[in-house]
C1' cells in the first nucleotide's frame, strides 16, 4: 500500500433520551433507585465502499440571479385557554411462520379549536396566523420574527477522447401569451399563436471515458495516467415510484415489478456486505471471520453514560520506500582441496587455519517511558512497547543474475544445425569464450533476474522540431464562393498585444527555509514563483476596427506587333489503293532463308482517264503559341490570350484557395455516317522442343465526321501558385531605343520568352544554380518501412468498361535512394598470342601398345575427372612390391621404449604341413667387469603400448597444377570527395613489358618485367693427359720419341652498348635504313612464375589435429587378383608403299652408363645367345653396330619381294618359379589396311617433319618417358571473323559476382480475411396492445372523534377508503437501423525445404522496357493505339565548354 463481471454462510458496522409519557417488572433503608417492550423527541440525508453508468453545466476554472436552511451564534417578544384520540394494556379471533383483525380503558413535548401579537397576502375595506413542558428552583425546552455563519439548489462564459467508410439533424422542438407547477429562474408542464433551433468553427449518431488537485516520464514544450490521499458527480440485486423530513426520491427506510437465493404446514412468507473482517467461484496476482473506544471525530442525553469495523492499533505479504547487519586488524610455508597448464607454473588467495579485539544485531536479567488534553482524582488497546543499564559469546544471519558485440566480466570439459539459446546482430553441422556443466570473473545486494505497460531516446505526427526533382510525398491544368494571407501616409477607438494594481486558483503534493523521530525514509511550521480565469487603471509602436487620402500592386485606355491559339467555310496538290482501256510476256511480292499469296481467266511493270478516303513532304529549327491536354497545305469569316511603347483614368479593385465548377491525349461506350492506307481480334505460312509471339501473306472492330458518355497516363521539368532578393558569360525568338544610313544591315542597351555553361549558396549524392533545387513571406496540396493493396466493404458517379474515396487482419527485417569497387553483357573502342588465316605434318578410318569409362568379378586395390584427369601417380603389378580377394594361422604383436625372469648368440639335422609355422634331438658356452653385474642377441610373462596405404585434402602443413612469363598487384605522403573510394596506375605516343619519353595534384617507393645465373655462338690468356700432331724421327696404328703451334678440354677474361651514320617522329621516347662485327636491337635456349583465383590436387610419398579399429580396419603365409572383355574414348606405335622394299658394299655423331657391372679379342650356333678370358671404378678399357645417306644389283604398281598383325613348331635368357602373366630368336602363316566422315591437333628455324643413338627405372621386361646429335623445308598479304588474354569506357535488379538473379500459373501444407442462400447473439430509436406501484385530477359510492350549526336528529368544513381518468416501469406484437460470432460452398492473399511448366524482367537480357486503355492467350506474357525515357549503340543535324 495490498483484486472482484457474481452468489454471499456467520458475526459486527446507528442508536440514543426515564430531565417528555402511560404501564409492566425487579429492589428498597419506605425517603425512593433500577431495567425497560411500546408511544414520543433527535439520529438513521453524516460517517464508511465502488467507479456500473455519464462526451454531460458531469467536471475544471470564472462569473452571476430568482431561493431554502435542522442543530448553532446573536437580537427583539411570548410560552394564556380549552378539547380529543391512538399504542402499550386486558379480552376474543385467523395464521405453520411473518404477522394480522375485532371490542374496550389509558398519558405524554402525540393531535386539534380559541386568543395574543409581529410577520405575510390585499382591490387597503380586511383577511391570515404560534407555542410544550420537564426537573434536583437553577437551568433547560418550546414559539413568532429578524441577522449571521454552515450547508444545499439553480443560471452563464471558456475548457474537457476518437471516428465523416456518421452530413444533414430537430414538433415541446425555437419563441411568445394565457393560467397552472417549484424553495427559486425557465417548454419545468400544458392550451393557443408563430416557424423557428442547431450544424462542415462538425449537429446528429457510433465507439470509449466518472473529472479534477495531482501521478510518472521528459531539457522543455509535451506524452501517458487519475492507485492511494484530497475535492465533486454517480451508484446502492436490475428497473420504476413517491412517502416522511431542514435535508432523501434514502447502501444497512416503504411500495409495486423482474432476475435470483432462502424457509414453508404449498395457502403464504423473508432477503440484498460496491461497510469490516470471512466464503466459495474468477484469476498471474492482492490480508485477520484481531485489540480498544485510551487518543481523535461523530450521533442521542442536563448529565453520567451509551453506541460508533469512522478511528487508534496490532497481525500477515521482502509489494514499495529508508536505515542498518552478516563482523574488524593482523597473518604466505602463497597449507590442503578445486580449476587449469607450455609440467615449469598459474589461480581461487589474505581469502582460509592461527592470533589479537569489538558487540551493531541476538540471548538472558532489571530499569522502563511520552502520547493526558482536564483544577484535584481517575482512565493506556498499543505494551512491560520505545528506550537504557548489566552479562554472554564472531557467536544467530548470502543470495541472484551475467560473461560474442551493444555492455562491465573467459577458459575447460560434454554435445555436434541434435539437445538448445536468442532484446537486436545472430550462435549450434567435431577444436562452441555464444547450448548444458565446472573453475574463474563481474554486477547488484535483503535482494536478484523476467514479463506486463507508460514516458524517454524517436526531430519516428517535427508548436518548439521534419519533409515532397531521383528515397513515401505536387492534384493532369486552370476558373473561384468560404478561410488564411495583404502596399504607401496621416487621424480616431481600444478587441488582439505590452504594463500597473485588485479577487480567486482548497488543503495535501512539488520547491525553499528552519523544526521533530539517534540519521533517514516519514513527519510538523513557515514561506515563494510561474501560469490561468475575473475586475480595474494606463500605454498606443504593430494587427485589427472606422472614417480620409496616395499611386509603386492589380484593372482600364491609346498606338503597334508576333505566333501550327480556337470555331467554322471554301480550294488544293504529290502519294496510295481501287475502276476502266491500251502496251506487254512469266513471272510478281515477300524473307536470315522461305512459304501461305498475286499471276497465262494475262499479274507485276508502263501509258491514259476516272472514282474515293485519310494526311498535308520540303520550309521545320533544344524555332512558335496555348492553363494543360495540345496545336504544322492555301484563303476567307468569326473569336480569346500574350509582348512592346505610351502615361491619360480608377485607387489595394490584391494572392492563394478546403467544399464547387469548366477543360482533359490515347483506348474504350451510344446512336447515325464514312471506310483509301494501317490495323487489336481472327485465319494461314514460317522459325521452334513448343511458338496461343517476334518475321511474312491476308484481314474484322478501330483508326475519319457528327451529336453524347467516359475523365484516366511515365496526364513529366516525375519539380504547385505568387511576390521580392541574390555573380556573370553566350545563343535564340517578338518589341522598342541610340549609334549609322537614303534606307536595310552590323554594333550598343532596355523589356518579355525560350536554350546551354557557370560563382555564391543548397544537396545524401546525382545534380540545381536569376526560367533555382539559392535566400525569405503567404496560401493550397500531399508523406510517415515493405508487402497485402489503390485490394475488401461501404457510399458517390457511369449505359458499361470503370473512375473517385478507401481500410483491416496477417506476414518481412527490410523494401528503397544517389554513388563506389569488381564481376558480367548475344555493348563500344584499342591492343596482343600458331588465336584466326598461309604453309608443312597429324590425330579422328585399320592392326597393335597403353590409359580410362562401362561391364563382369570373391577380388577385378586405392586416387587423379573440362581446359589444368586418361603411355596420369606408376623411373618398369610373374612372387614380391599389393594396400585388393579366398583359405590357413598370431595376439604386447612383424616394428619401437621401459619392467621382471631364464637363455651365450648362434649353427646343423629329422617328422608334419602349400607355406607360415609347429614338433623333436644335437652342437655350442662367447665380451667387459670393481665379481656385485653390464652390454648385445634370444625366448617366456604382465601392463603401459605399438601397428593400421582405416575416415575427414571441407580440420591442416609441405609441395603441385591453373590462368600465365599474361603485364600486372600494391603502398607511403599529398590532393579531391560527408564516406565507400578516387588519384597516382587515366591521357598522347611508343614498347615484347606499368618498356621508355612527353603532359598532368601529384611526389616517390615495393613486388613483377628487364638485368643480375646456366648453356650454345667468336676470340685472349693459363695448363697440357687419358686429349692433339703442323714441323722432325719412328709405327702396322699418335704405336713411340718429342712438342702444345691448332683441335680438344676447363677455369679466368674481353665483346654487343641502339655505342656510329641517315631519315622519321614532337627537339623526346623509339621507329626504319645502313656501315662496322663471329653475334644487332631481348643474339638462340634454359633457370626463375608478382597479389592472388579454383574450399583445385594430394591424410597412398611424406608430417599431422581430430574420429574410429584393437584375438582386429593389426600382423604372417599360400593361391588367385590389379593383365578380365558386347563396348565408348584418349594418347602412341607401325603401316597403306616406288622420295619405296629388299640385297651387297661404303661414310660421317653427340650425349650419356658401367664392380652383385660394362665385357674387348678369340671360339661354337643361321640366331636368340653360350663359351673361354683380357682391359676398366674409366678424356686411357668397354657398351658401341649410329640410322637416315652414298654407290651398284633386283622388284615395276599387285594386297604386291608393301604391310606385318595372328597362329603352329623349335630354341636362347632372367629368375625358387614365365599356366594364369615376361622378353628374345628361327622356321612357317600372312589378317585388317589402297590416305581415312563430321570434326581436331602441333609447329614461325636449325624450328617442322624425318633418322637413329643413349640413359633412368630394372633380376628379366620400353612402341612409354627423360636426354643427343644426324639430315633439313614451307608459309605469315593481313587482324574481318573463332578461341584466350591486357586496357579505357558504358548499362546492370548481378556481388556465393551470368554456372548469377528473377516472373507467373499449376500440385501440396498451414495461417488471417473478403463474399454467400441462411443460421444465432447483443444494443439502439420508433410505432401499436397492456398497464404494477404511485403523484396529481375528478367523483355524495361508502366510512369518519375534536372545530362549525343545532336541545337533539341531523348537517357542514374538513379528512380516510373505494371507483375512474391522464402519466406509467417491466411485459407483448410488427417492421427497422448498427454491430458480432457461425455457415455448405467460393474469391484472392500470405507463408513454406530441395515438385511442375515455361523464360517475362535486370545487359541492346537476347523483340528495349514502362504507363493509360482494349482485346487475346496453360502461365508469366503477346498485340493494337497514344505516351514517357526512369532504353544501349552507331551516324546525321543543333547548340555549348575548352585550346
Nucleotide at each position: 500500500u495490498g483484486c472482484u463481471u457474481a452468489c454471499c454462510a456467520u458475526g459486527c458496522a446507528a442508536g440514543u433520551c426515564g430531565a417528555a409519557c402511560g404501564g409492566a417488572c425487579c429492589c428498597u433503608u419506605c425517603g425512593g433507585g433500577g431495567u425497560u417492550a411500546g408511544u414520543g423527541g433527535c439520529g438513521g440525508a453524516c460517517g464508511g465502499g465502488u467507479g456500473a453508468g455519464u462526451a454531460a453545466c458531469g467536471c475544471g476554472u470564472g462569473a452571476g440571479a430568482a431561493u431554502c436552511u435542522g442543530c448553532c451564534u446573536u437580537u427583539a417578544g411570548g410560552u394564556c385557554u380549552g378539547g380529543g384520540a391512538c399504542a402499550a394494556c386486558a379480552g376474543a379471533a385467523g395464521g405453520a411462520a411473518a404477522c394480522u383483525u375485532c371490542u374496550g380503558c389509558u398519558a405524554a413535548u402525540c393531535c386539534c379549536g380559541g386568543a395574543u401579537g409581529a410577520g405575510c397576502c390585499u382591490u387597503a375595506g380586511g383577511g391570515u396566523a404560534a407555542a410544550a413542558g420537564a426537573u434536583a428552583a437553577a437551568u433547560u425546552g418550546c414559539c413568532u420574527a429578524g441577522a449571521g455563519a454552515u450547508g444545499a439548489g439553480c443560471u452563464c462564459g471558456c475548457g474537457u477522447c476518437u471516428g465523416a467508410u456518421u452530413a444533414g439533424c430537430u414538433a415541446g422542438u425555437u419563441g411568445g401569451u394565457g393560467g397552472g407547477g417549484u424553495a427559486a429562474a425557465a417548454g419545468c408542464g400544458u392550451a393557443c399563436c408563430a416557424a423557428g433551433g442547431c450544424g462542415a468553427c462538425g449537429a446528429u449518431c457510433a465507439g470509449u471515458a466518472g473529472c479534477u488537485g495531482g501521478u510518472c516520464u521528459g531539457a522543455g514544450a509535451g506524452g501517458a495516467u487519475g492507485a492511494g490521499c484530497a475535492g465533486c458527480c454517480a451508484c446502492a440485486c436490475u428497473g420504476g415510484g413517491a412517502c416522511u423530513g431542514a435535508g432523501a426520491c434514502a447502501c444497512g427506510g416503504c411500495c409495486c415489478a423482474g432476475a435470483c437465493u432462502c424457509c414453508u404446514a404449498c395457502g403464504g412468507g423473508a432477503g440484498g456486505c460496491a461497510g469490516c473482517a470471512g466464503u466459495g467461484g474468477g484469476g498471474a496476482a492482492u490480508u485477520u471471520u484481531c485489540c480498544g473506544c485510551a487518543a481523535u471525530g461523530g450521533g442521542c442525553g442536563a448529565a453520567a453514560g451509551c453506541c460508533u469495523g469512522a478511528c487508534g492499533g496490532a497481525g500477515c505479504a521482502a509489494g514499495a520506500c529508508c536505515g542498518c547487519g552478516u563482523g574488524g586488524g593482523g597473518g604466505a610455508g602463497g597449507a590442503a582441496g578445486g580449476c587449469u597448464c607450455u609440467a615449469g607454473g598459474g589461480u581461487u588467495g589474505u581469502a582460509a587455519a592461527c592470533c589479537c579485539c569489538u558487540u551493531u544485531u541476538c540471548u538472558u536479567u532489571g530499569g522502563g517511558a511520552a502520547g493526558a488534553a482536564g483544577a484535584u482524582a481517575g482512565u493506556g488497546a498499543c505494551g512491560g512497547u520505545a528506550c537504557c543499564a548489566a552479562a554472554g559469546g564472531a557467536a544467530u544471519c548470502a543470495g541472484c543474475c551475467u560473461c560474442g558485440g551493444c555492455u562491465a566480466a573467459c577458459u575447460c570439459c560434454g554435445u555436434g544445425c541434435c539437445a538448445g539459446c536468442a532484446g537486436c546482430c545472430g550462435c549450434g553441422g567435431u577444436a562452441a569464450u555464444a547450448c548444458g556443466g565446472a573453475g574463474g570473473a563481474g554486477g547488484c545486494a535483503a535482494g536478484c533476474g523476467u514479463u506486463a505497460u507508460c514516458c524517454g531516446g524517436a526531430a519516428u505526427g517535427a508548436u518548439u522540431g521534419g519533409g515532397c526533382g531521383u528515397a513515401a510525398a505536387g492534384c493532369g491544368u486552370c476558373c473561384g464562393c468560404a478561410g488564411g494571407u495583404g502596399g504607401c501616409c496621416a487621424u480616431g477607438u481600444a478587441a488582439g498585444u505590452c504594463u500597473g494594481c485588485u479577487g480567486u486558483c482548497a488543503a495535501a503534493a512539488c520547491c525553499c527555509a528552519g523544526g521533530g523521530c539517534u540519521c533517514a525514509a516519514c513527519u510538523c511550521u513557515g514561506g515563494u514563483c510561474a501560469g490561468g480565469c475575473a475586475g480595474u487603471g494606463g500605454a498606443a509602436a504593430c494587427u485589427a476596427c472606422a472614417a480620409a487620402g496616395c499611386u509603386a500592386g492589380a484593372g482600364u485606355c491609346u498606338g503597334g506587333u508576333a505566333g501550327g491559339g480556337g470555331c467554322a467555310a471554301a480550294g488544293g496538290g504529290a502519294a496510295u489503293u481501287c475502276c476502266c482501256g491500251g502496251u506487254g510476256u512469266a513471272g510478281c511480292g515477300g524473307u536470315g532463308a522461305a512459304a501461305u499469296g498475286c499471276g497465262u481467266a494475262g499479274a507485276u511493270u508502263u501509258c491514259g482517264g476516272g472514282a474515293a478516303g485519310a494526311a498535308c513532304a520540303u520550309c521545320g529549327g533544344u524555332g512558335g503559341c496555348g492553363a494543360a491536354a495540345g496545336c504544322g497545305c492555301u484563303u476567307u469569316g468569326c473569336u480569346a490570350g500574350a509582348c512592346c511603347a505610351g502615361a491619360a483614368c480608377u485607387g489595394a479593385c490584391a494572392c492563394u484557395c478546403a467544399g464547387g465548377g469548366a477543360c482533359g491525349a490515347a483506348a474504350g461506350c451510344u446512336a447515325g455516317g464514312g471506310g483509301a492506307g494501317c490495323g487489336a481480334a481472327u485465319g494461314g505460312g514460317a522459325u521452334u522442343a513448343g511458338a496461343u509471339a517476334c518475321c511474312c501473306c491476308a484481314g474484322u472492330a478501330g483508326u475519319c465526321c457528327u451529336a453524347g458518355c467516359c475523365g484516366u497516363a511515365a496526364a513529366c521539368g516525375a519539380u504547385g501558385g505568387a511576390u521580392a532578393c541574390u555573380a556573370g558569360g553566350u545563343g535564340u525568338u517578338g518589341c522598342c531605343u541610340g549609334u549609322a544610313u537614303c534606307g536595310a544591315c552590323c554594333c550598343a542597351g532596355g523589356c518579355a520568352g525560350u536554350g546551354c555553361c557557370g560563382u555564391a549558396g543548397c544537396u545524401a549524392a546525382c545534380g540545381c544554380g536569376u526560367u533555382a533545387a539559392g535566400u525569405a513571406u503567404c496560401c493550397c496540396g500531399c508523406c510517415u518501412g515493405g508487402g497485402g493493396a489503390g485490394u475488401a466493404c461501404g457510399c458517390a458517379c457511369g449505359c458499361a468498361a470503370g473512375u473517385g474515396u478507401g481500410a483491416a487482419a496477417c506476414u518481412c527485417a527490410a523494401a528503397g535512394g544517389a554513388a563506389u569497387u569488381g564481376a558480367c553483357g548475344g555493348g563500344g573502342g584499342c591492343c596482343c598470342g600458331c588465336a584466326c588465316a598461309a604453309g608443312c605434318g597429324g590425330u579422328g578410318g585399320a592392326g597393335u601398345a597403353u590409359g580410362u569409362g562401362g561391364u563382369u568379378u570373391a577380388a577385378u586395390u586405392c586416387g587423379a575427372u573440362g581446359c589444368a584427369a586418361c603411355g596420369c601417380g606408376a623411373a618398369g603389378a610373374a612372387c614380391c612390391u599389393u594396400a585388393c580377394c579366398a583359405g590357413g594361422a598370431c595376439u604386447u604383436g612383424a616394428c619401437a621404449u621401459g619392467u621382471c625372469g631364464c637363455g651365450a648368440a648362434u649353427c646343423u639335422u629329422a617328422g608334419g604341413g602349400a607355406a607360415a609355422c609347429u614338433u623333436a634331438a644335437g652342437a655350442g658356452u662367447g665380451c667387459c667387469u670393481u665379481c656385485g653385474g653390464g652390454a648385445g642377441c634370444g625366448c617366456g610373462a604382465a601392463c603401459a603400448c605399438a601397428g593400421g596405404u582405416g575416415g575427414u585434402g571441407c580440420a591442416u602443413g609441405g609441395c603441385u597444377g591453373u590462368c600465365g612469363u599474361c603485364a600486372g598487384c600494391u603502398c607511403g605522403u599529398g590532393u579531391c570527395g560527408u564516406g565507400a573510394g578516387a588519384u597516382g596506375u587515366u591521357g598522347g605516343g611508343u614498347u615484347a613489358a606499368g618498356u621508355c619519353c612527353c603532359g598532368c595534384a601529384a611526389c616517390g617507393a615495393g613486388c613483377g618485367c628487364a638485368a643480375c645465373c646456366c648453356u650454345c655462338g667468336u676470340u685472349u690468356u693459363u695448363a697440357g693427359u687419358u686429349g692433339c700432331c703442323a714441323u722432325c724421327a719412328u709405327u702396322a696404328a699418335g704405336u713411340u720419341g718429342g712438342g702444345c703451334a691448332c683441335u680438344c678440354u676447363a677455369a679466368a677474361g674481353a665483346g654487343a652498348c641502339u655505342g656510329c651514320c641517315g631519315g622519321u617522329g614532337a627537339c623526346a621516347a623509339a621507329c626504319c635504313g645502313g656501315a662496322g662485327g663471329a653475334a644487332g636491337g631481348u643474339g638462340g635456349g634454359g633457370a626463375u612464375g608478382a597479389c592472388g583465383u579454383c574450399a583445385a590436387g594430394u591424410c597412398a610419398g611424406c608430417a599431422u589435429g581430430c574420429c574410429c579399429c584393437u584375438u582386429a580396419c593389426g600382423u604372417c603365409c599360400u593361391g588367385g587378383g590389379c593383365u578380365a572383355c558386347a563396348c565408348a574414348c584418349g594418347u602412341a606405335c607401325u603401316a597403306c608403299a616406288a622420295u619405296g622394299g629388299u640385297c651387297u658394299g661404303g661414310a660421317c655423331a653427340g650425349a650419356g652408363g658401367g664392380u652383385a657391372g660394362c665385357c674387348a679379342a678369340c671360339c661354337c650356333g643361321c640366331g636368340a645367345g653360350g663359351g673361354c678370358g683380357a682391359g676398366c671404378c674409366a678424356a686411357u678399357c668397354u657398351c658401341a653396330a649410329a640410322a637416315a645417306c652414298c654407290a651398284g644389283g633386283c622388284c615395276u604398281c599387285a594386297g604386291u619381294u608393301c604391310a606385318g598383325a595372328u597362329u603352329g613348331c623349335a630354341g636362347g635368357c632372367u629368375g625358387c618359379a614365365a599356366c594364369u602373366c615376361g622378353c628374345c630368336u628361327g622356321c612357317a602363316u600372312g589378317a585388317a589396311g589402297g590416305a581415312g566422315g563430321a570434326a581436331u591437333c602441333g609447329c614461325u628455324a636449325g624450328u617442322a617433319a624425318u633418322c637413329g643413338c643413349a640413359g633412368g627405372u630394372c633380376a628379366g621386361c620400353a612402341u612409354a618417358c627423360u636426354g643427343c646429335g644426324g639430315u633439313g623445308a614451307a608459309u605469315c598479304c593481313g587482324u574481318u571473323c573463332c578461341c584466350g588474354g591486357g586496357c579505357c569506357u558504358u548499362g546492370u535488379a548481378c556481388a556465393c559476382a551470368c554456372c548469377g538473379c528473377c516472373c507467373g500459373u499449376c500440385a501440396c501444407a498451414c495461417c488471417a480475411u473478403g463474399g454467400a442462400a441462411g443460421u444465432u447473439g447483443g444494443c439502439c430509436a420508433c410505432g401499436c396492445c397492456c398497464g404494477a406501484a404511485g403523484u396529481c385530477a375528478u367523483u355524495a359510492c361508502u366510512c369518519u372523534a375534536a372545530c362549525c350549526c343545532g336541545u337533539a336528529a341531523g348537517g357542514g368544513a374538513g379528512g380516510g377508503g373505494g371507483a375512474u381518468g391522464c402519466c406509467g416501469a417491466a411485459g407483448g406484437c410488427a417492421g427497422g437501423g448498427c454491430u458480432g460470432a457461425u455457415g455448405a460452398c467460393u474469391g484472392g492473399g500470405g507463408u513454406g525445404a530441395a515438385g511442375u511448366c515455361g523464360u517475362a524482367a535486370c545487359a541492346a537480357g537476347g523483340u528495349a522496357g514502362c504507363c493509360g486503355u482494349a482485346c487475346c492467350g496453360g502461365a508469366a506474357g503477346g498485340u493494337g493505339u497514344g505516351g514517357c525515357u526512369g532504353g544501349a549503340u552507331c551516324a546525321c543535324c543543333u547548340c555549348c565548354u575548352u585550346u
The RNA shown here (small-subunit ribosomal RNA) has 1443 nucleotides and comes from Okeania sp. OdA4. Rfam family: Bacterial small subunit ribosomal RNA. The coordinates come from a structure-prediction model, not an experiment, and the mean pLDDT is 83.